[in-house]
Formats: sequence, structure tokens, C1' cells
RNA sequence: GGCGGCGUAGCUCAGCUGGUAGAGCAAUCGGCUCAUAUCCGAUCGGUCAGGGGAUCGUGGCCCUUCGCCGCUA
Repeated sequence: GGCGGCGUAGCUCAGCUGGUAGAGCAAUCGGCUCAUAUCCGAUCGGUCAGGGGAUCGUGGCCCUUCGCCGCUA
């Protein structure tokens, strides 16, 4: 240099047919307990990597930039 994959909550990841963004863990609060842990319930938490385009409407489509990983020369 060429090709491919990935980038979504603090972390690990879903979301695939374009139609108001979710789970588990973590955190906070409450319940249970003599107390802690476990367990149960609730709450909080998101510029969906950045920019542009198409569309009535995009996390998902198109272009481009950035970062990470792999293959190849």
C1' cells in the first nucleotide's frame, strides 16, 4: 500500500425487515438479616466513534475521516 472485520451505558455485548435504544454485570436506594454477603425489587446511566448524503424518518443504507484488530504484499 491492498482487502476484510469491529467501534452502541462505567464493563461485556444485543439490537439485522429503517419507525421513540435494550440485557447482564457494575453504581445508588430500598427489602431481607443481629450484622455482612447472597438473594429480591426499584432507580440512575447513551453526542449509537466524527462529518456529509439519500429518506417523511436511520444505530442499521451510501460516501468520507479517525481509532483498534486480522490477512496479504
A computed fold for a 73-nucleotide RNA from Sphaerochaeta sp., annotated as transfer RNA. Model confidence (mean pLDDT): 82 of 100. Lineage of the source: Bacteria > Spirochaetota > Spirochaetia > Spirochaetales > Sphaerochaeta. The RNAcentral record of the sequence draws on ENA and MGnify. Its Rfam family is "tRNA". Rfam links the family to the GO term triplet codon-amino acid adaptor activity.